[in-house]
This record gives sequence, structure tokens and C1' cells, in this order.
RNA sequence: AGCGGGGUGGAGCAGUUGGCAGCUCGCCAGGCUCAUAACCUGGAGGUCAGAGGUUCGAGUCCUCUCCCCGCAA
Repeated sequence: AGCGGGGUGGAGCAGUUGGCAGCUCGCCAGGCUCAUAACCUGGAGGUCAGAGGUUCGAGUCCUCUCCCCGCAA
């Protein structure tokens, strides 16, 4: 050098046939409470690993590169 799987907010993961980027936990603020937890409401936080291509439109399709896991040698 080969084969397969994966890379998406701080963490763990969804994202259907290409058409608004979401869920749970966490974080912040407020409510509730004597108070904390729990619970309720709201909010912040995303170059979707990188580059290029196809397309009216790409997290999604194609090519190359990088990183992680596994198999084979």
C1' cells in the first nucleotide's frame, strides 16, 4: 500500500428519497421551594474533519486528503 465502520454545539447520538441542522444530558437565566435536588419555562452554544466537484439547492451524492476504531497481512 489493502478492506470495512466512523468524524454533526461541552459530552453521547439522530438526521428518512438531496429541500428550515435536531434529540438527550450538561451550561446560563427565570419560576417553584425556607433552601437544595427534582420538576417547569426560556436562552446561549454548530466552518456538519478539510479541500474540490455535481446540482437551482449538499450533513446527505462523487473524488482526493487528514484523524479514530476494527479486520487482514